[in-house]
Context: one part of a larger RNA
Molecule: small-subunit ribosomal RNA, 5' domain
Organism: uncultured bacterium
RNA sequence: GGAUGAACGCUGGCGGUAUGCUUAACACAUGCAAGUCGAACGGGACUCUUCGGAGUUCAGUGGCGGACGGGUGAGUAACGCGUGAGAAUCUGCCUUCAGGUUCGGGACAACCACUGGAAACGGUGGCUAAUACCGGAUGUACCCAAGGGUGAAAGAUUUAUUGCCUGAAGAUGAGCUCGCGUCUGAUUAGCUAGUUGGUGGGGUAAAGGCCUACCAAGGCGUCGAUCAGUAGCUGGUCUGAGAGGAUGACCAGUCACACUGGGACUGAGACACGGCCCAGACUCCUACGGGAGGCAGCAGUGGGGAAUAUUGGACAAUGGGCGCAAGCCUGAUCCAGCAAUGCCGCGUGAGUGAUGAAGGCCUUAGGGUUGUAAAGCUCUUUUACCCGGGAAGAUAAUGACUGUACCGGGAGAAUAAGCCCCGGCUAACUACGUGCCAGCAGCCGCGGUAAUACGUAGGGGGCGAGCGUUGUCC
Repeated sequence: GGAUGAACGCUGGCGGUAUGCUUAACACAUGCAAGUCGAACGGGACUCUUCGGAGUUCAGUGGCGGACGGGUGAGUAACGCGUGAGAAUCUGCCUUCAGGUUCGGGACAACCACUGGAAACGGUGGCUAAUACCGGAUGUACCCAAGGGUGAAAGAUUUAUUGCCUGAAGAUGAGCUCGCGUCUGAUUAGCUAGUUGGUGGGGUAAAGGCCUACCAAGGCGUCGAUCAGUAGCUGGUCUGAGAGGAUGACCAGUCACACUGGGACUGAGACACGGCCCAGACUCCUACGGGAGGCAGCAGUGGGGAAUAUUGGACAAUGGGCGCAAGCCUGAUCCAGCAAUGCCGCGUGAGUGAUGAAGGCCUUAGGGUUGUAAAGCUCUUUUACCCGGGAAGAUAAUGACUGUACCGGGAGAAUAAGCCCCGGCUAACUACGUGCCAGCAGCCGCGGUAAUACGUAGGGGGCGAGCGUUGUCC
C1' cells in the first nucleotide's frame, strides 16, 4: 500500500447493489417449512334432486412424491476431493421400437357391535370395494450339456386417448476400480493375522477377503509405513511484476452429517434432517400402570461472544411434487423489513460581494490572520417535503413487490458535516496551561519553568458520510 463475513470510538442526509452467528455440531417455547390424486376404490356427513343421480367435504384402502429442494462443517489426511482412464453393474419418471393386456379366487381397513386404557394407542367378532393381494394360462427373458425348470399384467372414459405388463435400445442419474496430485511432526521406525495371495462356497445390481472353510507365508515401510496433531475438498478469493504466499464467507460442483451410538425395513433410489426399531443423555405429560420429543429448514428465544437481522408478504414470476385438467402444496424462490457491514453514485448550494465589518487568535501594539469567509444582492431546486398521474416484470387470464420505479406540478437556501492529524519518518505552527507531574507514543523518543511531541485554544494539513483504532492475510 492492498484486502476483510469484521469489531470498537466519534459522527451520520439520500439512492442503487451485495452481504449479515467466523463463538456453543449449545439447549430450544410457538408458528410455518411435503404433500397430492374422486379420471384407482368402497364408505360417512352435508347440499341439491326430475328419485335415476349430481356436487362438496372428511377419515380410510390404493398410487406417486416424502432419497429432490433447504441447513451445517462435527467427523474425514481418505479414491474424500481434483484430474485422467476403466469394466464386472443398476437406473422410477422421460424418448424410440416390438409384443401382450386372458381366466379365476380369497381377504383386510374404513363401517357396525362389544370392549381395554388417564392418555398415547388399542383388542375381539361381523360386513365390503379396488389400478390393493393371490392362483392358473400365455410369455422373443433367465438357469441349463440336453431333457427340463422359473418368472407378467389393470383397468378407466369413450372410440382414440390414457394407463398396465414383457423384451430391446437411448437419455439421465447412481454404484464400483485404477494412475497422478492433495497439511505438519522422526523429540512417532518399524507396522500388519482376514493380515497378503490361492482354491471351494456364500453374498451383492456389480469386480473383489466383501464374508466363510481350507492351503501357502506373505503384504506395507526412510521415495516416510504406522502413530500423533490439524483440516471438509475444488472452481475460485486476497495479495504479488511474476514465481509464490495466504485463504476456501457469499455463488457453483462434490463429500459427510442430522440429539449421541447401533440396526435394518420399504423402495428404482436411503441404511432416510421434519420415517421405523433398540440403547444412552436431556426435556416434557401422567390417573405412576405408561407415554411424547429432537430448529446443523424459515423466523424467533435463552446461552456463549468484541460481534451478526423480522416470530413479515406472496405463490405474481422461475423452478419442484401430485393431478387428464381446473388446481392444491412449496420459509425453494421472488419480495419487503433491520444494519454506513462493504462497494458504487448523488447531495449538504451557485454567482457576486472589501468598510478587508463585528467577534476570535497572534502581535514588535504599527498591524497580521480567520477572510470572499460572513452579512448583503442576484439566482438555482438535485435530494428531502407536498399534490397529481403512473409502467415493464404477464399475459388468454392472474402482480406479493406497489400506487413501487418513473413522469408532471408546487413552495423554499430551504432538510443535510464530520473525523483524524500538525517533532522526524509524514502533508500541516503559534499562544497559553503544566513542570520527569499529569500525560503522549507505530519506531526514534517527548515532559525536570519559554514543550511546534502532554492538555486547551486559534490557525493549518488530510480524507469526507464517513474518519480513526484494533485483529487477521499478502